[in-house]
RNA sequence: GGCCCCUUGGUCAAGCGGCUAAGACGACGGCCUCUCACGCCGUAAACAGGGGUUCGAUUCCCCUAGGGGUCA
Numbered sequence: 001g002g003c004c005c006c007u008u009g010g011u012c013a014a015g016c017g018g019c020u021a022a023g024a025c026g027a028c029g030g031c032c033u034c035u036c037a038c039g040c041c042g043u044a045a046a047c048a049g050g051g052g053u054u055c056g057a058u059u060c061c062c063c064u065a066g067g068g069g070u071c072a
Stems, first nucleotide, its partner, number of pairs: 001071007010025003018055001027043005048064005
């Protein structure tokens, strides 16, 4: 350098044109407890960046960035 794949809360991870963007762990608050832990309830927190297609994009297309694989 060519080709292919991946990028979603703090972490893991589902979804793949119309969702309120699931779930687990973690964080915070409350209940429980003499206290802590466990358990239960609740809250906040995410679509890598830009452009395009579309009535509508996290999802499809292009470019860029980062990561991985492969060929050289």
Molecule: transfer RNA
Organism: Ruminococcaceae bacterium OttesenSCG-928-I18